The prediction has a mean pLDDT of 85. FMN riboswitch aptamer (RFN element) from Platysternon megacephalum, 133 nucleotides, folded computationally.
RNA sequence: AUGUGCUCCGGGGUCGGUGAAAAUCCGAGCCGGCGGUGAUAGUCCGCGACCCACACCAAUGCAGUUCGUUGGGGUGGUUGACUCAGUGAAACUCUGAGACCGACGGUGAAAGUCCGGAUGGGAGGAAGCACUC
Numbered sequence: 001a002u003g004u005g006c007u008c009c010g011g012g013g014u015c016g017g018u019g020a021a022a023a024u025c026c027g028a029g030c031c032g033g034c035g036g037u038g039a040u041a042g043u044c045c046g047c048g049a050c051c052c053a054c055a056c057c058a059a060u061g062c063a064g065u066u067c068g069u070u071g072g073g074g075u076g077g078u079u080g081a082c083u084c085a086g087u088g089a090a091a092c093u094c095u096g097a098g099a100c101c102g103a104c105g106g107u108g109a110a111a112g113u114c115c116g117g118a119u120g121g122g123a124g125g126a127a128g129c130a131c132u133c
Base pairs, nucleotide, nucleotide: 003131004130005129006128007127008125009124014028015027016026017025029113030112031102032101033047034046035045036044042100043099051077052076053075054074056072057071058070059069060068061067082098083097084096085095086094104116105115106114
């Protein structure tokens, strides 16, 4: 130094007003996973998660089943949003300015921000240990 395995780590954000009731409306705020990208990204490219479909495996329910339910990994699908000016060799990534986006279920009133699946999962990652080259 390369690769593999294990350990560990791996998501953030509110106040006021109105009202019988709103952290959901109105007003003003605040937040931004992971890898890549001649220069740093919520908005460029890709990934993960959520969601959908298919088959397989395991468990379980049913009198039984090619049925139902739960879980697992796999394959595929779906999946939001940016411009201008400046600097520079180079920036939709920096500086200035003005914009925009944000799953699903729940909640005397409509949610990126409250509650929940989640003490979950995960793209990945600094370090350490073991083996390997």